[in-house]
The prediction has a mean pLDDT of 76. Predicted 3D model of a 107-nucleotide RNA (THF (Tetrahydrofolate) riboswitch aptamer) from Sporolactobacillus shoreicorticis.
């Protein structure tokens, strides 16, 4: 010098556990602002994540027990559901946007 290869953060999804909401928080979508992370090192996006503000859209409850009652139903508890629901653990899949250098093997 040439060829080949490895590795991260993280993302998606399944399972389990503990929660939140079901009087709609949250999730998802759009706009604006701020911040973070992005193989071992450097740079780093129109990609990605988080926070804040604004906007549009928008939902699944039911049973049982107790109790109050103006008999309409209210309240409390439990259970089963529901939500593009939060966090944690774990399995699977994907995985440096990209550029430069480095690392491993072979020549």
């Nucleotide at each position: 010098g040439g060829c080949a290869g490895a590795g991260u953060a993280g993302a998606u999804u399944g399972u389990u556990g503990c929660g939140g909401g079901u009087u709609a928080c949250g999730u998802g979508c759009c706009c604006g602002g701020g911040g973070g992370a992005c193989g071992g090192g450097g740079a780093g996006u129109u990609g990605u994540c988080c926070c804040c503000g604004g906007g549009a859209c928008g939902a699944a409850a039911a049973a049982c027990g107790g109790u109050g009652u103006u008999c309409g139903u209210g309240c409390c508890g439990u259970u089963u559901g529901c939500c593009g629901u939060g966090c944690a653990a774990u399995g699977a899949u994907c995985g440096c946007a990209u550029c430069c250098c480095g690392c491993u093997g072979c020549c």